Context: one part of a larger RNA
RNA sequence: UUGGGCGUAAAGCGUGCGUAGGUGGAUAUUUAAGUUGGGUGUGAAAUCCCCGGGCUCAACCUGGGAAUUGCGCUUAAUACUGGAUAUCUAGAGUAUGGUAGAGGAAAGCGGAAUUUCCGGUGUAGCGGUGAAAUGCGUAGAUAUCGGAAAGAACAUCAGCGGCGAAGGCGGCUUUCUGGCCCAAUACUGACACUGAGGUACGAGAGCGUGGGUAGCAAACAGGAUUAGAGACCCUGGUAGUCCACGCUGUAAACGAUGAGAACUAGGCGUUGGUCUCUUUAUGGGAUCAGUGCCGAAGCUAACGCGUCAAGUUCUCCGCCUGGGGAGUACGAUCGCAAGAUUAAAACUC
Numbered sequence: 001u002u003g004g005g006c007g008u009a010a011a012g013c014g015u016g017c018g019u020a021g022g023u024g025g026a027u028a029u030u031u032a033a034g035u036u037g038g039g040u041g042u043g044a045a046a047u048c049c050c051c052g053g054g055c056u057c058a059a060c061c062u063g064g065g066a067a068u069u070g071c072g073c074u075u076a077a078u079a080c081u082g083g084a085u086a087u088c089u090a091g092a093g094u095a096u097g098g099u100a101g102a103g104g105a106a107a108g109c110g111g112a113a114u115u116u117c118c119g120g121u122g123u124a125g126c127g128g129u130g131a132a133a134u135g136c137g138u139a140g141a142u143a144u145c146g147g148a149a150a151g152a153a154c155a156u157c158a159g160c161g162g163c164g165a166a167g168g169c170g171g172c173u174u175u176c177u178g179g180c181c182c183a184a185u186a187c188u189g190a191c192a193c194u195g196a197g198g199u200a201c202g203a204g205a206g207c208g209u210g211g212g213u214a215g216c217a218a219a220c221a222g223g224a225u226u227a228g229a230g231a232c233c234c235u236g237g238u239a240g241u242c243c244a245c246g247c248u249g250u251a252a253a254c255g256a257u258g259a260g261a262a263c264u265a266g267g268c269g270u271u272g273g274u275c276u277c278u279u280u281a282u283g284g285g286a287u288c289a290g291u292g293c294c295g296a297a298g299c300u301a302a303c304g305c306g307u308c309a310a311g312u313u314c315u316c317c318g319c320c321u322g323g324g325g326a327g328u329a330c331g332a333u334c335g336c337a338a339g340a341u342u343a344a345a346a347c348u349c
Base pairs, nucleotide, nucleotide: 004320005319006318007303008302012317014201015200016199017198021194022193023192025088026087027086028085029084030083031082033081034080035077036076037075038074039073040072041071042070049065050064051063052062053061054060091191092188093187094186095185096183097182098181103177104176105175106174107173108172109171110154114150115149116148117147118146119145120144121143125136126135162169163168206247207246208245209244210243211242215241216240220236221235222234223233258316259315260314261313262312263311266294267293268292269291270290271289272288273287274286275285276284277283278281298305299304322349323348324347331342332341333340334339
């Protein structure tokens, strides 16, 4: 490179936006670059192939032909692709009217619980475990009542419910703000899809500066367990967890399933709209958009997937090519660091 693949065997970038590039709806006219036919020139000779000839044959030598699948010029064709022009509305978008929602940001507020502190009642234990002990407690604990403070998280509602590109998002109110969906019209008129580089977002842990610290809790200490116990269990406990700003840029970042489009039996739920029917009900039917379960055909190595495809096709991107060495070394880029990204080989089986 060809071919084959990427749910679980190696393989879908964590996710958006978007540049170049690739691909791209309908009709008519035109052009003739791609495309196709004819003509012509060239495509050295030798070699290869075919038909002959010469060395006694053959190898070898030699005559003619074919081939040289290519390129240039010329002429013609116009279905398709491309270019140009004009038009269109089925893709895409805008306007109008609505619905639902833990979508995002900021500010404020609330109650339950926990811990600590103060005060009252009250007395000898509490706590913890498999059993204990460390620990706390006569300087009055635990329990209980009242008060105060602080921080963090928001029970029930709550739902294989909702929203978001993904990460993710859950008390209440207000302000600002993004997107989806539905209905009926009007408008723009291909404005589209994908997307190398690029850029933005990106759980948790971690890092920097400054705050904050109730609970929990790496490290650490003690008590147990044990042959030992650098663990599991217990009592404590610091970073951290929280906030602001900045960095890091990784996860089993998972549906282990890239994005967009079209087509291909159904059944049962559920969420949000709209329309409609009557025996107006906790009802039935239709349709659009989501989200689940089960399944025809088909696919699959099997498991399973199955209109939300892993079915049948198209466009574009990413990635894979035996195991180990190794997601490592070196180099480069980024980072305060931790490290991240890119990414081999020897050797070995």
Molecule: small-subunit ribosomal RNA, central domain
Organism: metagenome